Large-subunit ribosomal RNA, domain II from a metagenome, 680 nucleotides, folded computationally.

[in-house]
Context: one part of a larger RNA
RNA sequence: UCCGGCGAGUUGCGGAUGCUGGCGAGGUUAAGGAGUAAAGCUCCGGAGCCGAAGCGAGAGCGAGUCUUAAUAGGGCGUAAAGUCAGCAUGUGCAGACCCGAAACCGGGUGACCUAUCCAUGUCCAGGUUGAAGUUCCCGUAAAAGGGAAUGGAGGACCGAACGCACAUCCGUUGAAAAGGGUGGCGAUGAGGUGUGGAUAGGGGAGAAAUUCCAAUCGAACCCGGAGAUAGCUGGUUCUCCUCGAAAUAGCUUUAGGGCUAGCCUCGUAUUAGUUUAGCGGAGGUAGAGCACUGAAUUUCCUAGGGGGCGUCAAAGUCUACCGAAGAAUAUCAAACUCCGAAUGCCGCAUAAAUGAUGUACGGGAGUCAGACUGCACGAGAUAAGUUGGGUAGUCAAAAGGGAAAGAGCCCAGACCUACAGCUAAGGUCCCAAAGUGUGUGUUAAGUGGAAAAGGAUGUGGGAUUUCGAAGACAACUAGGAUGUUGGCUCAGAAGCAGCCACACAUUCAAAGAGUGCGUAAUAGCUCACUAGUCGAGAGGUCCUGCGCCGAAAAUGUCCGGGGCUAAAACACAACACCGAAGCUUAGGAAUGUAGUAAUACAUUGGUAGAGGAGCAUUCUUAAAGGAAUGAAGCAGUACCGAUAAGGAGCUGUGGACUUUUAAGAAGAGAGAAUGCCGGA
Numbered sequence: 001u002c003c004g005g006c007g008a009g010u011u012g013c014g015g016a017u018g019c020u021g022g023c024g025a026g027g028u029u030a031a032g033g034a035g036u037a038a039a040g041c042u043c044c045g046g047a048g049c050c051g052a053a054g055c056g057a058g059a060g061c062g063a064g065u066c067u068u069a070a071u072a073g074g075g076c077g078u079a080a081a082g083u084c085a086g087c088a089u090g091u092g093c094a095g096a097c098c099c100g101a102a103a104c105c106g107g108g109u110g111a112c113c114u115a116u117c118c119a120u121g122u123c124c125a126g127g128u129u130g131a132a133g134u135u136c137c138c139g140u141a142a143a144a145g146g147g148a149a150u151g152g153a154g155g156a157c158c159g160a161a162c163g164c165a166c167a168u169c170c171g172u173u174g175a176a177a178a179g180g181g182u183g184g185c186g187a188u189g190a191g192g193u194g195u196g197g198a199u200a201g202g203g204g205a206g207a208a209a210u211u212c213c214a215a216u217c218g219a220a221c222c223c224g225g226a227g228a229u230a231g232c233u234g235g236u237u238c239u240c241c242u243c244g245a246a247a248u249a250g251c252u253u254u255a256g257g258g259c260u261a262g263c264c265u266c267g268u269a270u271u272a273g274u275u276u277a278g279c280g281g282a283g284g285u286a287g288a289g290c291a292c293u294g295a296a297u298u299u300c301c302u303a304g305g306g307g308g309c310g311u312c313a314a315a316g317u318c319u320a321c322c323g324a325a326g327a328a329u330a331u332c333a334a335a336c337u338c339c340g341a342a343u344g345c346c347g348c349a350u351a352a353a354u355g356a357u358g359u360a361c362g363g364g365a366g367u368c369a370g371a372c373u374g375c376a377c378g379a380g381a382u383a384a385g386u387u388g389g390g391u392a393g394u395c396a397a398a399a400g401g402g403a404a405a406g407a408g409c410c411c412a413g414a415c416c417u418a419c420a421g422c423u424a425a426g427g428u429c430c431c432a433a434a435g436u437g438u439g440u441g442u443u444a445a446g447u448g449g450a451a452a453a454g455g456a457u458g459u460g461g462g463a464u465u466u467c468g469a470a471g472a473c474a475a476c477u478a479g480g481a482u483g484u485u486g487g488c489u490c491a492g493a494a495g496c497a498g499c500c501a502c503a504c505a506u507u508c509a510a511a512g513a514g515u516g517c518g519u520a521a522u523a524g525c526u527c528a529c530u531a532g533u534c535g536a537g538a539g540g541u542c543c544u545g546c547g548c549c550g551a552a553a554a555u556g557u558c559c560g561g562g563g564c565u566a567a568a569a570c571a572c573a574a575c576a577c578c579g580a581a582g583c584u585u586a587g588g589a590a591u592g593u594a595g596u597a598a599u600a601c602a603u604u605g606g607u608a609g610a611g612g613a614g615c616a617u618u619c620u621u622a623a624a625g626g627a628a629u630g631a632a633g634c635a636g637u638a639c640c641g642a643u644a645a646g647g648a649g650c651u652g653u654g655g656a657c658u659u660u661u662a663a664g665a666a667g668a669g670a671g672a673a674u675g676c677c678g679g680a
Stems, first nucleotide, its partner, number of pairs: 001680006011094004016089008026050003032044004054061002064076004097235002100232001104225006115199009124189001126158003129154001133150006162186003166183005201217001203213003210219001238614006248261005262367002264364007273354005278348004287339001288337002293333003298328003304322002306319004370395006377388003400411003415588004420584003426578003429562003435575001438573005448564001454549002458546010475533005481506003486500003512527001516525002589604006615669001617666010633653005639647002
C1' cells in the first nucleotide's frame, strides 16, 4: 500500500406534536390471580390515572367566580371530546451516535536498576619522593641549632588491574534502545567492589542536576471508580423524487460555544402579497452657499498697542510696524446651513401587470469563521489578495462557453436521449470551429503585446497668423566700407577682457562704434545687411489622432505559441459565418396546478437541512413452492429495468438446504475514523 471480515443515533422510563386504530361522556387497567393449544394467547382484577367545570390564598360559591362598599369596571372561565394503545419525529433523565485525552481519587506491587545508610567480607602490579620520630657526630653551661645515617608519613608523584567519562572520529533503519577506536582523568582514598539488610509515591533518597526510585519521574507501576470529562479533532455505511438556507441582530466569564429572533422545510386554516404608474407624505444626503458656527486671503477704514519727534511729564504730531470691530474682494468644512435634488422609504376604498409569491398557528431544522467584484464611504499612506459597515451581483451551494491556465470577472442557470437547427459573451491566417472578407483612414514603434513626471523639426487631421512672381525660404557668386585703433581703462585693449555712450556721423544697392571663431595685441575667417543667379512656396503659434525616448533583476522574451506590417495592429462603417448543457426541433421520464377524463400549461443545478417514495440484508408468522435428475455459496456471462438502489436465466464448481407472496421485528447496507483483526 492493497484485499477480506468487523466497525458508529440504540434501549428503558417521562412528557410534546402528528398519523393510524379501538371505545366514546366516557376511556383505561397496574400489581396480582386463573386457564391453556405456549404465543407478543385468553379471562379475572377498577386499586389508580386522564377527561366530562370553573374561580379563589382560603373558607367557599358554582356557569360562573375572584377583586370590591358596589349590582361599576376588570382578571380567569363558559359557548370546540376525550381516552387507551401502536407508529413516526424531536426532547428530558440515563455513557445516550462512535473512537480519542492530559489528568483526579482509592487500594495494592516495587530499592535484583539506581540514591543514601547499616552489617560483614574482599581488592588496589611495579616504580618514585623521603615528613615526624630515632641513632651517631658537631655544637651549647644546658638547651636551641647543624650534619650524616636510619625511618617510612602523605585526600603525595609516575603508572597497570579496577573505576571514571574530558576531546575527537566512527556508529545514527547501529554489532549496541548509549556502543567501538585513538588519546584522557583517578588509581591508599570523601577509593573500588561482593553478599545480606533499611528507607515507598500527598512518599523515599539526593557532595543539589527537577537528579534517581526496574530502558518510565515537576510526582513510579498495576488494578479499580470508569463507558471520568472533552463548548475540541476525526469518522458516521443503500437509492430516487420535491423544496432549499445561513455565515445577520440582541444577550451571553461571550467571541471557533450557546439561547431567542431572522432566513429554510412540512402540515392546517385563511386571503392577502409583490412590481409599475398615478396621487399624498416625512426627510437634510449629493450639489451649492457663507445667513449662523468655525477656518482662511488681499485691500480700505479704524478702536487699541509698538516706535520716532516732542521740555521731566503731558498735550500733540508722524509712522513702508502689529491690529479687534466694520466695509469691499475672493475661498473652505463629517461633527457649519439662508438653501437643496435624484434615488430610496411610508401610505392609498386608484389603475395595470404578476399568479400563490402573503398572513396566523403547530411539527422539524440548519446557520452565528463568509469570499471577491462594481458603486457611494470610514480606518490606512484616497497602500495592501488590508480592515469596517452600506448597497447590488456572483461564488459559497453552479456545472456549461469565454478571459492561454483561474471559486468570486463576462455570457449563461445542466430532467434524460440525438452524428438536427439558431444564437450570447467571445471570435473567424495556422495550432483551432468560423472572412488570408469588404470600404475609408491611421501606425513603422513588432507600437499592438506592461508604466509616470518630463523631453523631442516622428507623422496624420484642424484652426490661425507672417513673408512670397514688385521673386519669398534654402543654396551658390559678389560686397560687407569710411571718420576710427569711438572714449576710458590698460603692458597691450584696434568691432569682439572690462567700463561708458546721445549707440554718432559719412559714402552707399548694402554694411552694427559690431553675431560668433581667432590673435599677446594686430592680422585672418564669419554673421547681420545688400545685389545677382534660381523660380514657388516658406516660417511661427494653438487644438487634436497614432507613435518615439524616459524603460536596469535574477529558469525563458509581458501576444497562449507559430507567426503578423495597404496586418493577422488601431479607429470608424455595413455584411457573412463560427460559437454554450442558453433557445428551438424530435422522442422520452418525473413533479405541480386545472380538469370526471382525454389532455393542457408550468416546472425538474444544488451544500447544511426539511418532506416524500422505494431497493437490499437477517430472523419470525401464515400460505404456496423448489432441491442429490443437485439447495445455498463461489466463478463466468453478450439478459431485464428507456429512474435507481437492484433482479433473472444459463454454464462450471459445490454438496444440503432454500425461494416467492402477505405481514411483522431489527446486532439492517462501509471507502475513509494516523480505525480494529487476519492475509498478501

Record summary: RNAcentral holds the full RNA, with entries from SILVA. Its Rfam family is "Bacterial large subunit ribosomal RNA". Gene Ontology terms of the family: ribosome and structural constituent of ribosome.